Model confidence (mean pLDDT): 82 of 100. A computed fold for a 75-nucleotide RNA from Blattabacterium cuenoti, annotated as transfer RNA. Rfam family: tRNA. Lineage of the source: Bacteria > Pseudomonadati > Bacteroidota > Flavobacteriia > Blattabacterium.
RNA sequence: GGCUCAUUCGUCUAUUGGUUAGGACGUCAGGUUUUCAUCCUGGAAAGAGGGGUUCGAUUCCCCUAUGGGCUACCA
Numbered sequence: 001g002g003c004u005c006a007u008u009c010g011u012c013u014a015u016u017g018g019u020u021a022g023g024a025c026g027u028c029a030g031g032u033u034u035u036c037a038u039c040c041u042g043g044a045a046a047g048a049g050g051g052g053u054u055c056g057a058u059u060c061c062c063c064u065a066u067g068g069g070c071u072a073c074c075a
Stems, first nucleotide, its partner, number of pairs: 001071007010025004018055001027043005048064005
């Protein structure tokens, strides 16, 4: 240099064109409890950046960024 895979709440991870983006842990508030822990209820929190296709994009395509893998050249 070339090819290829990945990027989603704080973390892990679903959703692969038709969402208000789901779950677990964590976190916050409340309840329960003499207190703490446990348990229960509820809340906040995410599509790497840009462009394109489409009635509609997290999903498909292109570029960029970051990370992983394979490979070529030089030495």